[in-house]
């Protein structure tokens, strides 16, 4: 210089006038006061993202609720680490694909079931083309030529077809056997915290692959959510069904056993919480009413306030650490709307024009995305 791979930054800036939202604070009105509300007041100070977007994980709040076990059902999946936690990050290990840089992937296929189209002769088996004709029969003077029969080393299909080389052996042939390899497997062994990477000795075992199919295994996992959830004030109107079992103890009140409800994901158990009674019949059995409480029909109300932004928070340094980060110190307060703010002028400089607008709030992860700037690495050539 080119050509890949990676990583971080920016996201128009300064100062201004005018406009819009807001937060103190200060004056005004209202009120006994203090407060809250109001305000064409006034000073001061802030005002949309790296993704604010997807609602995909994971919390932090808040409320059932004090709180568990089984089942179900989902979710994650090498090994260590980091965080409040995670399906995230970092760090290593092993496979794949690149010449590298670099990327992608990650439990189990001897617990079981199921699949593996087409094409091929066969996809847990097996002869299509082909090789031999030792061996047995036919036929020929021979040569040969069919047949039973062997045979999977060589073509041939395919995503895959009984492990490579080379030998020895056969009628061809073959891990049939031998020698190097290469997979497994058994014992022994060394290194690493682990996945895992060796090392020796035996041993011919040598025929898969799918588990983002079903499934096994091992962690994880109440449920709802700021429309959570509280407070003020304001107004209405409730009807109808449905609904128990009692017994001990006690002068009583009340207690204990039991039934009924109700509380998490169709459920079961345990555990907390509420109800546990009246009337007819001489009792019982039956009946009617009720209770916590279930269902349905109807009715009012949508108003202000809190939540609401100082936080597992930003920056700077420092110290550890490969890193993710963690721990010290120091400084800053950076939106809080509620039919929902950011707009217009010009002046400079810049050039950055796209995606595309907060709604409780914070860590991820994914998708859109013009451009402009710094880097690390790695390949190629060329010069020196």
């Nucleotide at each position: 210089u080119g050509c890949g791979u990676u990583g971080g930054u920016c996201a128009g800036g300064u100062a201004g006038u005018c406009g819009c939202g807001u937060g103190c604070u200060g004056c005004g009105u209202c009120a006994c006061a203090u407060g809250c509300a109001c305000g064409u007041c006034a000073g001061c100070g802030c005002g949309a993202g790296g993704a604010a977007a997807g609602u995909c994980c994971g919390g932090a709040c808040u409320c059932c609720a004090u709180a568990g076990g089984g089942c179900a059902c989902a979710a994650c999946g090498c090994c260590g680490g980091g965080u409040a936690a995670c399906g995230c990050c970092c760090g290593g290990g092993c496979g794949g694909g690149g010449c590298a840089a670099c990327u992608c992937g990650c439990g189990g296929a001897c617990a079981g079931g199921g699949c593996c189209a087409c094409a091929g002769a066969a996809a847990c088996a097996a002869a299509c083309c082909g090789c031999c004709g030792a061996a047995g029969g036919u036929c020929g003077a021979c040569a040969g030529a069919c047949c039973u029969g062997g045979u999977a080393a060589g073509g041939g299909u395919g995503a895959a077809a009984a492990g490579g080389u080379g030998g020895u052996g056969u009628a061809a042939g073959a891990g049939a056997c031998c020698a190097c390899c290469g997979g497994c497997g058994u014992g022994c062994u060394g290194g690493g915290c682990a996945a895992c990477c060796g090392g020796c000795a035996c041993g011919g075992c040598c025929a898969g692959g799918c588990a983002a199919c079903c499934c096994c295994c091992g962690u994880u996992g109440g449920g709802a959510g700021c429309a959570a959830g509280g407070c003020c004030a304001a107004g209405c109107a409730g009807g109808a069904g449905g609904g128990a079992a009692g017994g001990c103890u006690g002068u009583a009140a009340a207690g204990c056993c039991g039934g009924g409800g109700c509380g998490u994901g169709a459920c079961c158990c345990g555990c907390g919480c509420c109800c546990u009674u009246c009337c007819c019949c001489a009792c019982a059995a039956g009946g009617g009413g009720c209770a916590a409480c279930c269902u349905c029909c109807g009715g009012g109300u949508a108003g202000g306030c809190c939540g609401c932004u100082a936080g597992a928070g930003g920056c700077c340094g420092g110290u550890g650490g490969u890193g993710a980060c963690a721990c010290c110190g120091g400084u800053c307060c950076c939106a809080g709307a509620u039919a929902g703010a950011u707009g217009a002028c010009g002046a400079c400089c810049g050039a950055u024009g796209a995606c595309a607008g907060a709604a409780u709030c914070c860590g991820g992860c994914u998708u859109a995305c013009a451009g402009a700037c710094c880097g690390g690495c790695g390949c190629a050539a060329a010069c020196u």
Bacterial RNase P class A from an Anaerolineae bacterium, 384 nucleotides, folded computationally.
Rfam family: Bacterial RNase P class A. Rfam classes the family as a ribozyme.
It is recorded under the gene name rnpB.
Lineage of the source: Bacteria > Bacillati > Chloroflexota > Anaerolineae.
RNAcentral holds the sequence, with entries from ENA.